[in-house]
A computed fold for a 377-nucleotide RNA from a Thermoanaerobaculales bacterium, annotated as Bacterial RNase P class A. Lineage of the source: Bacteria > Pseudomonadati > Acidobacteriota > Thermoanaerobaculia > Thermoanaerobaculales. Model confidence (mean pLDDT): 77 of 100. The RNAcentral record of the sequence draws on ENA.
RNA sequence: UGGAGGAGGCGGGCGUUCGCUGGAGAAUCAUCUUCAGAGGAAGGUCCGGACUCCACGGCAGGUUGCGUGCCGGGUAACGCCCGGCCGCGGUAACGCGAGGGAAAGUGCCGCAGAAAGCAGACCGCCUCCGGGUCGGCCGGAGGUAAGGGUGAAAGGGUGCGGUAAGAGCGCACCGCCUCGCUGGUGACGGUGAGGGCACGGUAAACCCCACGCGGAGCAAGGCCAAAUAGGGGGACCGAGGGCAACCUGUCCCCGUAUCUCGUUGCGACGAGAGAGGUUCCCGGGUUGGCUGCUCGAGCCGCGCUGUGAAGCGCGGCCCAGAUGAAUGGACGCCGCCCUUCGGGGCACAGAAUCCGGCCUAUAGCCUCCUUCAACCG
Numbered sequence: 001u002g003g004a005g006g007a008g009g010c011g012g013g014c015g016u017u018c019g020c021u022g023g024a025g026a027a028u029c030a031u032c033u034u035c036a037g038a039g040g041a042a043g044g045u046c047c048g049g050a051c052u053c054c055a056c057g058g059c060a061g062g063u064u065g066c067g068u069g070c071c072g073g074g075u076a077a078c079g080c081c082c083g084g085c086c087g088c089g090g091u092a093a094c095g096c097g098a099g100g101g102a103a104a105g106u107g108c109c110g111c112a113g114a115a116a117g118c119a120g121a122c123c124g125c126c127u128c129c130g131g132g133u134c135g136g137c138c139g140g141a142g143g144u145a146a147g148g149g150u151g152a153a154a155g156g157g158u159g160c161g162g163u164a165a166g167a168g169c170g171c172a173c174c175g176c177c178u179c180g181c182u183g184g185u186g187a188c189g190g191u192g193a194g195g196g197c198a199c200g201g202u203a204a205a206c207c208c209c210a211c212g213c214g215g216a217g218c219a220a221g222g223c224c225a226a227a228u229a230g231g232g233g234g235a236c237c238g239a240g241g242g243c244a245a246c247c248u249g250u251c252c253c254c255g256u257a258u259c260u261c262g263u264u265g266c267g268a269c270g271a272g273a274g275a276g277g278u279u280c281c282c283g284g285g286u287u288g289g290c291u292g293c294u295c296g297a298g299c300c301g302c303g304c305u306g307u308g309a310a311g312c313g314c315g316g317c318c319c320a321g322a323u324g325a326a327u328g329g330a331c332g333c334c335g336c337c338c339u340u341c342g343g344g345g346c347a348c349a350g351a352a353u354c355c356g357g358c359c360u361a362u363a364g365c366c367u368c369c370u371u372c373a374a375c376c377g
Base pairs, nucleotide, nucleotide: 001373002372003371004370005369006368007367008366009365010364012334013333014332015331016330017329018328020037021036022035023034024033025032026031039348043359044358046357047356048355049354050353051217052216053215054214057251058250059249060248061247062246063245065213066212067211068210069209070084071083072082073081074080085099086097087096088095089094100208101207105206106205107202108201109200122148123147124144125143126142127141128140129139130138131137156174157173158172159171160170161169175197176195177194178193179192180191181190182189183188221291222290223289224288231282232281233280234279235278236277237276240254241253242252258273259272260271261270262269263268298317299316300315301314302313303312304311305310335346336345337344338343
């Protein structure tokens, strides 16, 4: 200098003026002053929580559904983050991985190819037999997975020996399996002995294993005001009900009013009615205000601990709270970009109870670190 990789930041600025929303103050119903007023994603609503309401007896087992899935840590929690392990890609910096199980079972493996799963002779190689125009050709019977070819994948790889040609057929190394030893908290790594090798891939296919799991959401919920005829109809329970979706066992808790009929051993049992309860639909009224509401797992700085995510301590700060939903318009100067020189434009986008993440969108600009190559000293 060029290429590449990683981490992070900004994302128009200043002024004048007219408005909008909120807080505080002054005035006292006219208003005035002052302060503050979108984001890194406020977005998608995909995860995790706080908060609120509803529902909910304990223990044990089973079924179904959904989610998660290498190891160790961080965190309020997570499917997030950090640090590792393993695999793959890259010369490297570094990046990517739904990363449990394919020797429990089932399914599938398109196209191509002879053959795609208890393999497979298309070409080729080799042996034998027969024929022959005997210039190595033709036909038949067998052997062969070393070579070619197809494919994402062809039943370990490389080499030597061996053989008619071949083949774990034999051997060495690598790989694999089994059993030890050893380092590590662990995922896993290293190493030794034995075994010629059995086990193709696919679980974001069914499935198996382990672990976890109540529902609804600020239109939650609370209060006030207003309105009201507390209207009509259906279903179920009515003696059983309660185990966070369903089922079962066991224990426990609550309840079984009343009337009629039947049986009767007069304790009760069975059937029916029914008070009452649950739920759904139709109809009517009100559809205003306050609260929840913004001080919070908060922000900034420094120090300590930790490889890091982060934690702890000290000091400072207050930073939207709207609801027919504020956060805007105009002008001037400056900075970039485009220009037909008149001018035009300034990325993505915009709070709606609040936090922690993930993902997606984002013109342009800036900072730092690392790696590779070339050159110079």
Description:
It is recorded under the gene name rnpB. Rfam family: Bacterial RNase P class A. By type it is a ribozyme. Rfam links the family to the GO terms dimeric ribonuclease P complex, ribonuclease P activity and tRNA processing.